Overview: This is a predicted structure of a 1383-nucleotide RNA (small-subunit ribosomal RNA) from an uncultured organism. The RNAcentral record of the sequence draws on ENA, Greengenes and SILVA.
C1' cells in the first nucleotide's frame, strides 16, 4: 500500500439471575457423630426470554446521477428518550433446557417422557385509537424488585407504598424515507433518442407522493441552452499554488454516499435487503471415513505476493465515548497510550572569550611569498544535551460513604435531588519535571564552484574515461571529466527523481491575436442567435439598496491563551464564508407593454445619367486553314546550327471564287459596370447603381452558426461541332543520357446545348456594416455656381499616386486605414507527421469536405542588417584577353621533387604562394642519417676541493677516437720569506651541462600571398527599438578614397602621393693613378672627357579648346627631359590556425652510461618510372677557318698574377707589378671583312664510351672540374595543353661577382646589338566601386532534395486464430417473493 490481490493464528459485540426453569465449574454457609444432604448464599456454564448486534471501525470498486453541494417542498415512519392522558382484570395450552433412547467421520439430526416465564394464545374492558354503508363494527397488557405502621391470614402473603417494566394513545426532540430548482468532467470522427416510453382514468402496492406495477384510452416526452451514446471519476467543507481572477488536487480531520469474495434474493426487526446474520448460484481455499461439510481481514496486528514504496501478531479500559444492567460491574484493536521510520513541521545542541613565532602538515607559487588562519596548540571560562545519583507529578471527577435542606409517602423507611465533608481508583510511568556531581567532556554532514547562479587553482586524463536542467564541455596547457587544496550554499540534514501551480499575456473573463510570422470562409442571400436611433407613460424581469433565514463544525484571517521567552501546537470570541432563498423599496440604464418622432433603412416622381452587368436570336468585316481554277518555277518551311516535314503527281509565292469554324484589330485608358468568379464587333430584351429636388412609410436596421444560391480553369456524362491552337502520342535534333527545353506533325480538349464537379497565389495574401479623425495631385460618373474662354470653383459616388498625426517587430498603412472606436461572424495557438489516416457526408469518376494520433526535432518562421556569392545588372582596371615576338610540352643532358629501393638513401617546403626552394656550392668535414668501435659532470658554461704553470719532444699498439711510455720547461702579479692570487691544465663529487628530440595547431621574431590592389578605421554629431547606417554614397575626374562640386555631417588616423637612392641635361667647386695636343721619355696645363660634392631644372607654370562652375582632360609652344620622365627601396586594416621550434629566442612535454659526446667507413650522388625548372640543339639570319673593331660593372695579399720560356692543350716554369681610376684577372662576344661547306642526320648536333693527361686537395674508388686524341646517340622545330614580354622592353651576345682548397647549364649583377604589336574590352582569368537577389555566414570547394546499397529499430499487410465490451432476439432456469387451488 501500488493488487476492491490471496490470507495461517489471535483479538475486534455483548450483556441482563432485579424476566424464567435451573445448578455444570468455583467459593462460602446451614443441617449432620460420620457418610452425606441442601441452590441456602456469592455467583453462574449451557438453555428459554429481553435489549443490543442497522452504532462504532474499514475501503473508494461501482456511480456523470436512485450520488453530492446549496436552497426549497409535502404525501410519511420512528425502538430507546422527553411531556401528557388512560390502564396494568381473569384464564389456558405448549416448548427449550434437564432426563431416557437412537443415527452420524464431522457439521449436526431424530424420537419418548417431563417443565417455567416479562415466551405464546384466547376471554373481559376501550377515554382516546382504527374501519365504516354513519346504523355500527374491531383491537391491549406482564410482571419484577425494595420498604412497611395499623388490619387480615397457619404460612406464602393479602393490603399500602416506592422504583423499574408492560399496554393503548396524543404531542415533542432527534433520526430516517420521498419530491423539486440551481451548480460542478471530456468527446459531435456520438445527432437524433424513447414503447411503460409521455400523459390520463380505474385498480393494486408502499410507512408515504408517483408508470412504482397492471388494465384501458390518447400520442405523446427529451434534444445544437447538446438528448442518446462513449470515455473518465466517489461528492463536498477544503488542500497546494497564484497579486488576483483562476489552475491542479479531493491523503490526514468533519459531513454525505456507495461497497463488504462475485452475482441474486428475501427473512427478522423501530430501523437492514444486514462487513465479523441466514438462503441460492459461480470462482477460489481448507477438512473428509468420499457419504458430505467448513470459510470470506476494504476491523486491529500479522503473512505471502506485487512494487521505487509505507510500521508492532505491544499496553490499558485510568480518561473520553458506546452496548447491556436497578446497580456493582462486564464488554469495547472505538479510544487513550507506548513501539518503529529525520516522513513532515518546530525548537535545541555539537561550545564561549583571549591568543601571531601569523608554528607544523596540506595546497599553490613569479621562489619573494601567498593560503589554510585566530583557525589550531596554549590560557581562562560555561555546562544546554548526554552520563551518574536523589526526589518526583498534573491529567481524577463522578459512581461510593456521610452532615444538612427539599421532593415522594400515612411514614422520621426506601428512593430521588442539591450542598458541604471523607476515602478509593493511573495504562502512559519512576515518564515529564526538580536538585546535585564530574567534565569540552558525548555530538557535522551533504550538494555545488563555465554561464544562467553565490563560489578557483593545481595535478591526472587526452572526443578516451566521463559530465550534462539548457547553452554545451572533453581531440596534451580542461576554472565544465576524476582527485586534491581552497571556496560557496544549506545544515541534522543535503542532493536526486517523479508530480502540481507559478513565471506563461504560451487559451488572454481580468488579459492576446489574424497584410507579410500560425490565423479572414472564394462570394453573396438569409432563419435562429447576438446587437440595435430620438422621445413620453407604465411595469419591475434585470440592476441597485435595506432587512430576515440559511451558508454545520474544523480550516484560512484577527484579538487572546498556554509554553521560562519564541516557534510548531491548543482553544474561546470575532470577522469572513464574495452563495442561495425571501421581504421592503428605487426607477437612471437594459428588458417588457402602449404611444409619438425622423437624422438609420426603404418607396415614389413616364426626373436625369453612365456603363465590356446579365440573357437571347441574328448579323458584319479582317485574318488563319481547306478546296477549285489561273499565272509561275525549284525550292519552301524551320533553327543557335540542322534534320524530320512539304514540293516536278508543280509546292512556297501571286490572282480570282467558294466552304467552314473560332476570335472580335483600331477606339483602349493604374478607363467602366458587377457580390465574387468573371465581362469587349454590331442589334433586341433586362437586373442593379449614381445623382438632384420634393413627397411618403416610420426603426422596418446590422451581422449571421446550420441552410440556400452563384462560383475561373482543368475534368466527367449525353449529343453536336471542329478553322486555328494543342496535353497524350510519333518523328527529328540537343545531350553522357534527354521519357525535357528547340523543330515537324498530331488526338482528346478548347466551341455549342443540357447535366455534374465545387477547387485555385478564388490575392488587396487585408470579413461585413457604422461613427470620428490634417492635406496635396490625377482620373471617371452626376449636380450646382461662375467665366471672353469646355475658364475657374464648390458638392457628391467611384478609382489611382504621395503624404501629416497615429499605428506597425520592421517592411509599410495612412478619410478607400493596417489610425481612434462600436456590432456581429469566421479563424490561429512551435516545426514535421498532415490538410494525411480512420469514420461520417457529398460525387458517375477524378476527388471534395469535416479531421486526428503515435512518433520525432530544438528550433521552424517574419522583417530588416553586414558580408560573401550569382552561368544578375551598370561602370572601371591589369600582358587578363586581343594584336605580336620568343619559348615550354617532343630529343639529349643538368638540376629539384614524387615514387620505388636501401643498413641509411637525414629532415623541412606540397595549387596559385612546394619542386636550379632553404643549399651564396654533400669526395672527408659539412651531416642532422646508417654500421662499427669508444666516453659518461661529459666536446661547451658556472660554483667547490685537491694537484700541476701553460706548453712541448720522441716511441709503441690501434681504422681512428684513444691507450701506454717518454723529453724539455718552471713562466706572470703581490710579498723580505713562508706563502697567496690570476690565466691555463689534470683529478674527484654534486647542483647541472647537452639534445638539428616532439609540438609553427602553445609562441616571439621573421617571411610569403592577395597586392603597390585602393582601400581600411576611430572621435563627435545625426538617423534607427536594434543589428547598423551616415561620414566612405551621388555627379565628374584620376594611376590613386587623386582632386573638385553637391550633401547631416564635421574634423581626423593608417594607406595613395611626396620626402630617399639611381639614371637622363646643365652650372659651380675639387682633382690623380684618369684624359689629351706634342713627344722616345720626363714634363706642362685643366679647355675637353671623367671622378664626386653642391646646386639648377618639371610646377599642368604658359597658350588654345572641352568641361554649367571647378577639379581635370586634349592639343600646342618652350625644353635634355612633359604630364607620378625611366628604374629601385617603400607593402594599410586584414586573410590563408600559410611557412619556419633545423638560423635565433622561447612555454610545455620527452631522453639523461643516451634521443647527449667522440672516431672510422658508408649514405644524402641509388633508378623500371612520373612531374617541374633550365642548358644545348635540330642548322645557311648557320657551322668552320683566318683577319680586325668597340664595353660596362666588378674582384685581388692564405690573393690577382704581367713579360719571357716549355707544352697541341689543360697547364707548368718564372718572377716584374699591385693592399689598386696606377698593377693584374682581361683576349669581350655577337657585329664587320674575306674563305669554305650546299640541305645531307651533314664540315649540323654533341650525348655516350675508350685511351692518355693536367689541376686542387691527407684523399678524386663509390663521387670533382678540365685537356688532348678517338668514338659520334637522340634530335629535321615538337599532340592536347601552356609560359614570358608593351621599349632600350622582348629576343640575342658575351663579361664579372658571391659561395669556394677544388667543383655552375643555377643565382646575383654588367654592358653590346636591338625589334614587332596594342583596333579595342565581346569573351577567359584576377581585382575595386555602386546596385539587385539569396533558404549561404567554417560564407558556392556553400546549402540542399530524392532514389538505391548495407546495418539496426519500430510498425503494417498476411491463409487464419483466440479473447473482451455493449446491444437485440430466443432457450433453459437456483434460491426467493406474491397469487390461486387442495390439505
Nucleotide at each position: 500500500c501500488u493488487u476492491a490481490c490471496a490470507c495461517a493464528u489471535g483479538c475486534a459485540a455483548g450483556u441482563c439471575g432485579a424476566a424464567c426453569g435451573g445448578u455444570a465449574a468455583c467459593a462460602g454457609g446451614u443441617c449432620u457423630u460420620c457418610u452425606u444432604a441442601u441452590g441456602c448464599u456469592g455467583a453462574c456454564u449451557a438453555g428459554u426470554g429481553g435489549c443490543g448486534a442497522a452504532c462504532g471501525g474499514g475501503u473508494g470498486a461501482g456511480u456523470a446521477a436512485u450520488a453530492c453541494a446549496u436552497c426549497g417542498g409535502a404525501a410519511c415512519g420512528u425502538g430507546c428518550c422527553c411531556a401528557g392522558u388512560a390502564a396494568u382484570g381473569g384464564g389456558g395450552g405448549a416448548u427449550a433446557g434437564c432426563u431416557c433412547g437412537g443415527c452420524g467421520a464431522a457439521u449436526g439430526c431424530c424420537g419418548g417422557a417431563u417443565u417455567a416465564a416479562u415466551a405464546c394464545c384466547g376471554c373481559a374492558u376501550a377515554c382516546g385509537c382504527c374501519c365504516u354503508g354513519a346504523g355500527g363494527g374491531g383491537g391491549a397488557a406482564a410482571g419484577u424488585g425494595g420498604g412497611g405502621g395499623a388490619u387480615c391470614g397457619c404460612a406464602a402473603g393479602a393490603c399500602c407504598u416506592c422504583a423499574c417494566g408492560u399496554u393503548a394513545u396524543u404531542g415533542g426532540a432527534g433520526c430516517g424515507g420521498c419530491c423539486g430548482a440551481u451548480g460542478g468532467c471530456u468527446g459531435a470522427u456520438u445527432a437524433g433518442c424513447u414503447a411503460g416510453u409521455u400523459g390520463g382514468u380505474a385498480g393494486g402496492g408502499u410507512a408515504a407522493a408517483g408508470g412504482c406495477c397492471u388494465a384501458c384510452c390518447a400520442a405523446g416526452g427529451c434534444g445544437a441552452c447538446g438528448a442518446u451514446c462513449a470515455g473518465u471519476a466517489g461528492c463536498u467543507g477544503g488542500u497546494c499554488u497564484g497579486a488576483g481572477a483562476g489552475g491542479a488536487c479531493g491523503a490526514u480531520c468533519c459531513g454525505c454516499c456507495a461497497c463488504a469474495c462475485u452475482g441474486g434474493g428475501a427473512c427478522u426487526g423501530a430501523g437492514a435487503c444486514a462487513c465479523u446474520g441466514g438462503c441460492c448460484a459461480c470462482a477460489c481455499u481448507c477438512c473428509u471415513a468420499c457419504g458430505g461439510g467448513a470459510g470470506g481481514c476494504a476491523g486491529c496486528c500479522c503473512u505471502g505476493g506485487g512494487g521505487a514504496a509505507u510500521u508492532u501478531u505491544g499496553g490499558a479500559c485510568a480518561a473520553u465515548g458506546g452496548g447491556g444492567g436497578a446497580a456493582a460491574c462486564c464488554c469495547u484493536g472505538a479510544u487513550c497510550c507506548a513501539g518503529c521510520a529525520a516522513u513532515g513541521c518546530c525548537g535545541c545542541g555539537u561550545g564561549u572569550g583571549c591568543c601571531a613565532a601569523c608554528a607544523a602538515c596540506g595546497c599553490c607559487u613569479u621562489c619573494g611569498g601567498g593560503u589554510u588562519g585566530u583557525a589550531a596548540a596554549g590560557c581562562a571560562c560555561u555546562u544546554u544535551u548526554g552520563u551518574c545519583a536523589g526526589g518526583g507529578a498534573a491529567u481524577a471527577a463522578a459512581u461510593c460513604c456521610u452532615u444538612u435542606g427539599g421532593g415522594c409517602u400515612a411514614a422520621u423507611a426506601c428512593c430521588c435531588u442539591a450542598u458541604g465533608g471523607g476515602g478509593a481508583u493511573g495504562a502512559c510511568g519512576g515518564u515529564a519535571c526538580c536538585u546535585g556531581a564530574a567534565g569540552a567532556a558525548u555530538a557535522a554532514g551533504c550538494a555545488c564552484c563555465g554561464g544562467c547562479u553565490a563560489a578557483c587553482u593545481a595535478c591526472g586524463u587526452g572526443c578516451c574515461a566521463g559530465c550534462u536542467g539548457c547553452c554545451u564541455c572533453g581531440g596534451u596547457a580542461a576554472u565544465a571529466c576524476g582527485u586534491a587544496c581552497g571556496g560557496u550554499g544549506c545544515a541534522a540534514g543535503c542532493g536526486u527523481u517523479a508530480a502540481u501551480c507559478u513565471g506563461a499575456a504560451u487559451u488572454a473573463c481580468u488579459g492576446u491575436g489574424c497584410g507579410u510570422a500560425a490565423a479572414g470562409c472564394g462570394u453573396g442571400c438569409g432563419c435562429a442567435c447576438g446587437c440595435g436611433g430620438u422621445u413620453g407613460u407604465g411595469u419591475a424581469a434585470c440592476a441597485c439598496a435595506u432587512g430576515u433565514g440559511u451558508g454545520a463544525a474544523a480550516u484560512c484571517c484577527c484579538c487572546g491563551g498556554a509554553u521560562c521567552u519564541u516557534a510548531a501546537c491548543c482553544u474561546g470570541c470575532g470577522a469572513a464564508u464574495u452563495g442561495c432563498a425571501u421581504u421592503u423599496g428605487u426607477g437612471a440604464c437594459u428588458g417588457c407593454a402602449c404611444g409619438a418622432c425622423u437624422a438609420g433603412a426603404g418607396u415614389g416622381u413616364a426626373g436625369u445619367c453612365a456603363g465590356a452587368u446579365g440573357g437571347g436570336g441574328g448579323u458584319g468585316g479582317a485574318a488563319u486553314u481547306c478546296c477549285a481554277c489561273g499565272u509561275g518555277u525549284a525550292g519552301c518551311a524551320u533553327u543557335g546550327a540542322a534534320a524530320u516535314g512539304c514540293g516536278u503527281a508543280c509546292a512556297u509565292a501571286u490572282g480570282u471564287g467558294u466552304a467552314g469554324g473560332a476570335a472580335c484589330a483600331c477606339c483602349a485608358a493604374u478607363g467602366g459596370a458587377g457580390a465574387a468568379g468573371g465581362c469587349a464587333g454590331c442589334c433586341c430584351c433586362u437586373g442593379g447603381g449614381a445623382u438632384a429636388a420634393c413627397a411618403c412609410u416610420g426603426a422596418c436596421u446590422c451581422u449571421c452558426a446550420u441552410g440556400c444560391a452563384c462560383g475561373a480553369g482543368a475534368g466527367c456524362g449525353u449529343g453536336g461541332g471542329g478553322a486555328g491552337c494543342a496535353a497524350a502520342c510519333a518523328g527529328g535534333a540537343u545531350u553522357a543520357g534527354a521519357u525535357a527545353c528547340c523543330c515537324u506533325g498530331g488526338u482528346a480538349g478548347u466551341c455549342c446545348a443540357c447535366g455534374c464537379c465545387c477547387u485555385a497565389a478564388a490575392c488587396g495574401a487585408u470579413g461585413u456594416c457604422g461613427a470620428g479623425u490634417c492635406g496635396u495631385u490625377g482620373u471617371u460618373g452626376g449636380g450646382g455656381a461662375u467665366u471672353u474662354a469646355c475658364u475657374u470653383c464648390c458638392u457628391u459616388g467611384g478609382u489611382a499616386a504621395c503624404g501629416u498625426a497615429g499605428c506597425u517587430c520592421a517592411c509599410g498603412c495612412g478619410u478607400g486605414a493596417a489610425g481612434u472606436u462600436g456590432a456581429c461572424c469566421g479563424c490561429g495557438u512551435g516545426g514535421g507527421g498532415a490538410g494525411u489516416a480512420c469514420g461520417g457526408c457529398c460525387g458517375c469518376u477524378a476527388g471534395g469536405u469535416u479531421a486526428a494520433a503515435a512518433c520525432u526535432c530544438a528550433g521552424a518562421g517574419g522583417a530588416a542588417u553586414u558580408g560573401c556569392c550569382g552561368g544578375g545588372g551598370c561602370g572601371c582596371c591589369g600582358c587578363a584577353c586581343u594584336a605580336g615576338c620568343g619559348g615550354u610540352g617532343g630529343a639529349u643532358g643538368a638540376u629539384g621533387u614524387g615514387g620505388a629501393u636501401u643498413a641509411a638513401u637525414u629532415g623541412g617546403a606540397u595549387g596559385c604562394c612546394a619542386c636550379g626552394c632553404g643549399c651564396a656550392a654533400a669526395u672527408c668535414c659539412u651531416u642532422a642519417c646508417c654500421u662499427a668501435c669508444c666516453c659518461u659532470u661529459g666536446a661547451c658554461a658556472u660554483g667547490g676541493c685537491a694537484g700541476g704553470a701553460a706548453c712541448u719532444u720522441u716511441c709503441c699498439a690501434g681504422a681512428g677516437a684513444u691507450g701506454g711510455a717518454u723529453u724539455g720547461g718552471u713562466g706572470c702579479u703581490c710579498g723580505a720569506a713562508c706563502g697567496a692570487g690570476a690565466a691555463c691544465c689534470u683529478g674527484c663529487g654534486c647542483g647541472c651541462a647537452g639534445g638539428u628530440g616532439c609540438u609553427g595547431c602553445a609562441u616571439g621574431g621573421u617571411u610569403g600571398u592577395c597586392g603597390u590592389c585602393a582601400g581600411u578605421u576611430g572621435g563627435u554629431g545625426u538617423c534607427g527599438u536594434g543589428a547598423g547606417a551616415u561620414g566612405u554614397u551621388g555627379g565628374g575626374u584620376u594611376a590613386a578614397g587623386u582632386c573638385c562640386c553637391g550633401c547631416a555631417g564635421c574634423g581626423a588616423g593608417c594607406g595613395c602621393a611626396a620626402c630617399c637612392c639611381u639614371u637622363g641635361u646643365c652650372u659651380u667647386u675639387c682633382g690623380u693613378u684618369g684624359g689629351u695636343a706634342c713627344g722616345a721619355a720626363g714634363g706642362g696645363g685643366c679647355a675637353c672627357u671623367u671622378u664626386a660634392a653642391u646646386g639648377a631644372g618639371a610646377c599642368u607654370g604658359c597658350c588654345g579648346g572641352u568641361g554649367c562652375c571647378a577639379a581635370a582632360c586634349c592639343g600646342g609652344g618652350g625644353g635634355a627631359a612633359g604630364g607620378u620622365g625611366g628604374g629601385g627601396a617603400u607593402g594599410a586594416c586584414g586573410u590563408c590556425a600559410a611557412g619556419u621550434c633545423c638560423u635565433c629566442a622561447u612555454g610545455g612535454c620527452c631522453c639523461u652510461u643516451a634521443u647527449g659526446g667522440g672516431u672510422a667507413g658508408g649514405g644524402c650522388u641509388u633508378c623500371a618510372c612520373a612531374c617541374g625548372u633550365c642548358a644545348u640543339a635540330c642548322a645557311a639570319u648557320g657551322g668552320u677557318c683566318g683577319g680586325u673593331a668597340c664595353a660596362g660593372a666588378g674582384g685581388g695579399u692564405u690573393g690577382c698574377c704581367a713579360a719571357g720560356c716549355c707544352g697541341c692543350g689543360a697547364g707548368g716554369u718564372g718572377g716584374a707589378g699591385c693592399c689598386a681610376a696606377u698593377c693584374c684577372c682581361a683576349g669581350a662576344a655577337a657585329a664587320c671583312c674575306g674563305a669554305u661547306c650546299g640541305u645531307a642526320g651533314u664540315c649540323c648536333g654533341g650525348a655516350u664510351c675508350g685511351c692518355a693527361g693536367u689541376c686542387u686537395g691527407c684523399a678524386a674508388c663509390u663521387c670533382g672540374c678540365c685537356u688532348g686524341c678517338g668514338u659520334g646517340a637522340a634530335g629535321u622545330c615538337g599532340g592536347a595543353a601552356u609560359c614570358g614580354c608593351u621599349a632600350g622592353u622582348a629576343a640575342u651576345c658575351g663579361c664579372g661577382g658571391a659561395u669556394c682548397a677544388g667543383a655552375a647549364u643555377g643565382c646575383c649583377g654588367c654592358g653590346g646589338u636591338g625589334a614587332a604589336u596594342a583596333c579595342g574590352u565581346u569573351c577567359c582569368c584576377g581585382g575595386g566601386u555602386c546596385u539587385u537577389g539569396u533558404a549561404c555566414a567554417c560564407a558556392c570547394c556553400g546549402c540542399c532534395c530524392g532514389u538505391c546499397a548495407c546495418a539496426c529499430c519500430a510498425u503494417g499487410g498476411g491463409a487464419g486464430u483466440g479473447g473482451g465490451u455493449u446491444c437485440u432476439a430466443c432457450c433453459a432456469g437456483a434460491a426467493g417473493u406474491g397469487g390461486c387451488u387442495a390439505g